RNA sequence: GUCCCUGUAGUUCAACGGACAGAACAAGAGCCUUCUAAGCUCUAGAUGGAGGUUCGAUUCCUCCCAGGGGCA
Numbered sequence: 001g002u003c004c005c006u007g008u009a010g011u012u013c014a015a016c017g018g019a020c021a022g023a024a025c026a027a028g029a030g031c032c033u034u035c036u037a038a039g040c041u042c043u044a045g046a047u048g049g050a051g052g053u054u055c056g057a058u059u060c061c062u063c064c065c066a067g068g069g070g071c072a
Base pairs, nucleotide, nucleotide: 001071002070003069004068005067006066007065010025011024012023013022018055027043028042029041030040031039048064049063050062051061052060
């Protein structure tokens, strides 16, 4: 330089183009307990950035950014 893959919550992962973007662990609060842990209940938290297509985009298209890999 070129081609391919990946980017969603603090972490690991889901989500035919259509319902309020879900789950587990982690975090906070409460219950329980003499206290802690465990257990139970609740709460907050995310689509890498900018455009485009579409009635509607996490999903499709373009460019950029970051990471990984193949070739040179």